[in-house]
Model confidence (mean pLDDT): 90 of 100. Predicted 3D model of a 352-nucleotide part of an RNA (small-subunit ribosomal RNA, central domain) from a metagenome.

Context: one part of a larger RNA
RNA sequence: CUGGGCGUAAAGGGCGCGUAGGCGGUUUCGGAAGUCAUGGGUGAAAGUCCUCGGCUCAACCGAGGGAUUGCCUGUGAAACCACGGGACUGGAGUGCUGGAGAGGGAAGUGGAAUUCCCAGUGUAGCGGUGAAAUGCGUAGAUAUUGGGAGGAACACCUGUGGCGAAGGCGGCUUCCUGGACAGACACUGACGCUGAGGCGCGAAAGCCAGGGGAGCAAACGGGAUUAGAUACCCCGGUAGUCCUGGCUGUAAACGAUGAACACUUGGUGUGGGGGGUGAUGAAAGUCCCUCUGUGCCGGAGAGAACUCAUUAAGUGUUCCGCCUGGGGAGUACGGCCGCAAGGCUGAAACUC
Repeated sequence: CUGGGCGUAAAGGGCGCGUAGGCGGUUUCGGAAGUCAUGGGUGAAAGUCCUCGGCUCAACCGAGGGAUUGCCUGUGAAACCACGGGACUGGAGUGCUGGAGAGGGAAGUGGAAUUCCCAGUGUAGCGGUGAAAUGCGUAGAUAUUGGGAGGAACACCUGUGGCGAAGGCGGCUUCCUGGACAGACACUGACGCUGAGGCGCGAAAGCCAGGGGAGCAAACGGGAUUAGAUACCCCGGUAGUCCUGGCUGUAAACGAUGAACACUUGGUGUGGGGGGUGAUGAAAGUCCCUCUGUGCCGGAGAGAACUCAUUAAGUGUUCCGCCUGGGGAGUACGGCCGCAAGGCUGAAACUC
C1' cells in the first nucleotide's frame, strides 16, 4: 500500500461556523467530455508465454501465434456520470400564529446564613476530638437580644425535569438577544450533506494589570497521631476562589460511542405542542391518536463478551478524524504558538 478496524482490547478531533475538495432529490430536452460498441493507425526487434520445427537430447537457434492491459483517430449509442436549457416539490429554507425553557449578555434588586464591628443581658468557660492539645476567654469570650458593615452563594420549588454545539447554565425584576418545537396555510425551488486547511467558542487550575476579599482554602505555622507522618484528624492561615480587561487552550472536555440521511417488531414513564373521546354550564381529571425531546425494559439483528437494540453498538449511503504490539514517550530534536507555566506537531537508538 491493499486490508481490517475505532463504547470497554490501539483508535472519534473538546465543540461549532465554514473555505477548497468529495458526495448529492424527481422529470424533460440538448450536444456528447467521461462511459460503451465498432473500424483504422501505432504500441521496434530481441526477450517472457503457447504451438511447431533445426542441431542425436538439452542449453542454444528458427518460424508462427498470443501478449504488449496503452496512446491517437473515424463512425455510432445515450442508460449512467458530468455539462447546458426548461419544469417539479418530497430534501433545505422563508413568511404567519402560538406556547415551553437554569440558552446568552447587561443593569437593578431580595431574604436566609457565615464572619466582623458597636451596644444591652450575663458569667466561666468556649471550641475541638477516637481521646486530646494547640487556639479563644475575667482586657468579659461562648450563649442571647438590638443595630450596623461587607463579600460570596442562592435553601424550599428541584424532577428519573428543562435549555445549550460543546464547555456549561439555577433567588427575583427589567432591557437587549440566539436557538429549538408545534399548528394551518402560503412562498422560494435542490438553494443540500460533510468538511483538509482556516476562524471562533472552550470547565477547573494557572498567568498579567487594576479592584475586591465574608466564608472556604494549596503553600506555610502550630497541635495531635505515629517507629517516622514532609499525610489522613484539629487550631490558624496566604495565594486563589469573586469583579473588570487581557492571556492560556488543557480535562475521565465521557454516552470513553464524529456528523448527516433513509430503513427496521414492541411495552412503559416523563418534558413541550396539536387533535379527538368523554362527563359538564365550564374547568380539572380519564382514555386514544400524532409531532418533537428525554429515560427505562425488551424483540429481530449485532457483539469476544459485557451489552446495544427507532436516542443502535442493527441494515445501508456520503464526508471527515483517528488506529496498526508493549516500554522508551506524548519524551528528544526542529518548527509554530505562549509573558511564563506550558501547548500543538512528534521521532529514533535501545529493549521485551